[in-house]
Model confidence (mean pLDDT): 81 of 100. This is a predicted structure of a 97-nucleotide RNA (Glycine riboswitch aptamer) from Peptostreptococcus sp. D1.
């Protein structure tokens, strides 16, 4: 000097599902794309048995931990408009692989 992952801000875009019922308290039916929760393979550790014998290793079986999402759950949120909204694109900032 260049400026990755990541994070923040701004702009654009952005789905799904009852403007349900009830005087009210509330009740029923739905959606998944704020957020939250759950889990696969793999990895690590422990234990067991087998292998002519010993130790170790490998493989096998079981257990524990870790372990992703646009999967799943429907806790939260949502089911006219507004607001919100994952993700995507652009710009800027922090940062310094």
């Nucleotide at each position: 000097g260049u400026g990755a992952u990541a994070a923040u801000u701004c702009u654009a875009u952005g789905a799904g599902a009852g403007a349900g019922c009830g005087a009210a308290a509330g009740c029923c039916a739905c959606c998944g794309a704020a957020g939250g929760g759950a889990c696969a393979a793999g990895u690590a550790c422990c234990a067991a048995g087998u292998c002519a014998g010993u130790c170790a290793a490998a493989a096998u079986u079981g257990g524990u931990a870790u372990g992703a999402a646009u999967u799943u759950u429907u806790c939260a949120g949502g089911u006219a408009a507004a607001a919100g909204g994952a993700g995507u694109a652009g710009a800027a900032u922090u940062g310094g692989a």